[in-house]
RNA sequence: GCGGUUGUAGUAUAAUGGCUAUUAUGCGGCCUUGCCAAGGCUGUGAUUCGGGUUCGAAUCCCGGCAACCGCA
Numbered sequence: 001g002c003g004g005u006u007g008u009a010g011u012a013u014a015a016u017g018g019c020u021a022u023u024a025u026g027c028g029g030c031c032u033u034g035c036c037a038a039g040g041c042u043g044u045g046a047u048u049c050g051g052g053u054u055c056g057a058a059u060c061c062c063g064g065c066a067a068c069c070g071c072a
Stems, first nucleotide, its partner, number of pairs: 001071007010025003018055001026044006048064005
């Protein structure tokens, strides 16, 4: 330099172009217990960036960035 794959809460993950973006864990609050752990309820927090298509984009298209793999 060329080609390919991937990019979603702190971490891991789901989502056929369509309801307030899912679940677990973490973190905060409450309940339970003599205390801790475990358990229950509740809250919190995310689509890598820019543009395009569309009534509607995490999803499709183009470009950038980053990581990984292959070729040279």
Molecule: transfer RNA
Organism: Candidatus Woesearchaeota archaeon